[in-house]
RNA sequence: GGGUCCGUAGUCUAGUGGUAGGACGUGUCUUUGACGUGGACGAGGCAGGAGUUCAAUUCUCCUCGGACCCA
Numbered sequence: 001g002g003g004u005c006c007g008u009a010g011u012c013u014a015g016u017g018g019u020a021g022g023a024c025g026u027g028u029c030u031u032u033g034a035c036g037u038g039g040a041c042g043a044g045g046c047a048g049g050a051g052u053u054c055a056a057u058u059c060u061c062c063u064c065g066g067a068c069c070c071a
Base pairs, nucleotide, nucleotide: 001070002069003068004067005066006065007064010024011023012022013021018054026042027041028040029039030038047063048062049061050060051059
């Protein structure tokens, strides 16, 4: 330098045009003599920009970052 794939919450992950879901973790309450376990209710996320579309996490382009292959 060229090619392929990937980027979603603190961590892991589902969703691939129509309100972004779950697990762990975390906060409050409850349960306990206390801790843990259990129960109830929350907070927290689509790498950045542009385009297409009534509508973009999803499709297209560019940039950034990561993995692999070729040279």